[in-house]
RNA sequence: GGCAUGGAAUCUAAAAGGCCUCGUAUAAUGCCGGGAAUAUGGCUCGGCAGUCUCUACCAAGCGACCGAGAAUCGCUUGCGCUACGAGGCCGUUGUGAUAGAGC
Numbered sequence: 001g002g003c004a005u006g007g008a009a010u011c012u013a014a015a016a017g018g019c020c021u022c023g024u025a026u027a028a029u030g031c032c033g034g035g036a037a038u039a040u041g042g043c044u045c046g047g048c049a050g051u052c053u054c055u056a057c058c059a060a061g062c063g064a065c066c067g068a069g070a071a072u073c074g075c076u077u078g079c080g081c082u083a084c085g086a087g088g089c090c091g092u093u094g095u096g097a098u099a100g101a102g103c
Base pairs, nucleotide, nucleotide: 002103003102009098010097011096014093017090018089019088020087021086022085023084024083025082026056029049030048031047032046033045034044035043041066042065050057058078059077060076061075062074063073064072
């Protein structure tokens, strides 16, 4: 220097996956309809809207108000679920490189 074998070791690209953090969406919100309760009550079912957006659209507490009627209102806490994006970590598959018994 060449041939061949081999797939152990080290480093490593990339895709899918899992976890964590952050950002965006949405205010865990608004409107409408049916039914129900009545101061020991104030609930329930459905529809629509809201997001360059799939899903979700609840729970607990406090206060107000309604004087008996059919209607609720405000505040606080939970910062969740889901979608998309970014970063980090984990492990699997595995590309490439290094090294390498033998002739």